[in-house]
RNA sequence: CGAGUCGAUCGGGCAAUCGCUGCUUGGGAUGCGUGUUUUUACAUACGAUCCUGAGGGGAGGAAAGUCCGAGCUCCACAGGACAGAGUGCCAGGUAACGCCUGGAGAGCGCAAGCUCAUGACAAGUGCAACAGAGAGCAGACCGCCGAAGCGUUUAACGCUGGUAAGGGUGAAAGGGUGCGGUAAGAGCGCACCGCCUUUGCAGUAAUGUAAAGGGCAGGGUAAACUCCACUCGGAGCAAGGUCAAAUAGGUUCUCACAUGGCGUGGUCCGCGUCGAGACGGGUUGACUGCUGGAGCCGGGGGGCGACCCCUGGCCUAGAGGAAUGAUUGCCGCUUGCUUGCAAGUACAGAACUCGGCUUACAGAUCGACUCAUCCU
Numbered sequence: 001c002g003a004g005u006c007g008a009u010c011g012g013g014c015a016a017u018c019g020c021u022g023c024u025u026g027g028g029a030u031g032c033g034u035g036u037u038u039u040u041a042c043a044u045a046c047g048a049u050c051c052u053g054a055g056g057g058g059a060g061g062a063a064a065g066u067c068c069g070a071g072c073u074c075c076a077c078a079g080g081a082c083a084g085a086g087u088g089c090c091a092g093g094u095a096a097c098g099c100c101u102g103g104a105g106a107g108c109g110c111a112a113g114c115u116c117a118u119g120a121c122a123a124g125u126g127c128a129a130c131a132g133a134g135a136g137c138a139g140a141c142c143g144c145c146g147a148a149g150c151g152u153u154u155a156a157c158g159c160u161g162g163u164a165a166g167g168g169u170g171a172a173a174g175g176g177u178g179c180g181g182u183a184a185g186a187g188c189g190c191a192c193c194g195c196c197u198u199u200g201c202a203g204u205a206a207u208g209u210a211a212a213g214g215g216c217a218g219g220g221u222a223a224a225c226u227c228c229a230c231u232c233g234g235a236g237c238a239a240g241g242u243c244a245a246a247u248a249g250g251u252u253c254u255c256a257c258a259u260g261g262c263g264u265g266g267u268c269c270g271c272g273u274c275g276a277g278a279c280g281g282g283u284u285g286a287c288u289g290c291u292g293g294a295g296c297c298g299g300g301g302g303g304c305g306a307c308c309c310c311u312g313g314c315c316u317a318g319a320g321g322a323a324u325g326a327u328u329g330c331c332g333c334u335u336g337c338u339u340g341c342a343a344g345u346a347c348a349g350a351a352c353u354c355g356g357c358u359u360a361c362a363g364a365u366c367g368a369c370u371c372a373u374c375c376u
Base pairs, nucleotide, nucleotide: 002371003370004369005368006367007366008365009364010363012331013330014329015328016327017326018325020058021057023055024054025053026052027051028050029049030048032047033046034045035042036041060347064358065357067356068355069354070353071352072236073235074234075233079269080268081267082266084232085231086230087229088228089103090102091101092100093099104118105116106115107114108113119227120226124225125224126221127220141167142166143163144162145161148160149159150158151157152156175193176192177191178190179189180188194216195214196213197212198211199210200209201208202207240288241287242286243285250279251278253277254276255275260274261273262272263271295314296313297312298311299310300309301308302307332345333344334343335342336341337340
């Protein structure tokens, strides 16, 4: 200098003017409520409403998708059985997870590194289009052989037959390579590789490795049923709670009346409760839950790491579904060309709260590492 890999951060800035929405606070108005009181006044006590001023706060890395996991709330402190769903190499982290970290195995890349639902098909069942002779207790289409038996007359040929080395089909054809062997062949025999069994060693484990034995059984497929191991009760802040308002507990239509109905949203048991549904009528306001939390920033320590421990500081949106902005000027960035002008400035907008994953994203910055070339 070029090409890459991994990780992290930011994602417009400043000023002026005009607004929006909560909070705190100053002043003024109104007897509207409480209070005081001589029942008609008091604004100097506490609220409420209105007017007006000041101060301070006000979107994101994804606020998104709502895909996982939790907190919180109600129904039993969520209990038993079945059904169903999910996860699936090993170890660790975590409140928990389908997330993250480290490791093993397999695949890709020269490498940094990346990807993988990766338990079991020697328990059972199923599936495999087309092609092909044959697709599962294999299979003679072409080819090879003519040892044995029969036929003509030795050769040669034909029949019975032998054969999975070669060709061909296929995603897949019952270990691979080589030597021997044979009529031709074949784990038929041997060597090496693979596989299986047993044992030793290393490792927490997944697994790796070595030795001995076995001619090789048991083809593939489980995001096919299934088996095995583990996890899972349901509903959700429109949860739930408090106050106010409203009322006639109406019609008597349906179910049930305890071996029952309803609640617990798959079923049964269990538990709680004593009616439930339909139609019609009334009310349809306020407060709370609500933001101090598995919180954020800094320092120290432990760990390869995810992460954990100790310690100091900070308070940082909480709504009505609606706010969090607009205009102007200067600067920054990108693109274009007439080189100082023009155009543009990503994805996107909180709603109970967190931890993840996924998806969208103009542009900018930093760190670590790899490969290639050149120079020293």
This is a predicted structure of a 376-nucleotide RNA (Bacterial RNase P class A) from Succinivibrio sp. The source organism's lineage runs through Bacteria, Pseudomonadota, Aeromonadales, Succinivibrionaceae and Succinivibrio. RNAcentral holds the sequence, with entries from ENA. Its Rfam family is "Bacterial RNase P class A". Rfam describes the family as follows. Ribonuclease P (RNase P) is a ubiquitous endoribonuclease, found in archaea, bacteria and eukarya as well as chloroplasts and mitochondria. The prediction has a mean pLDDT of 75.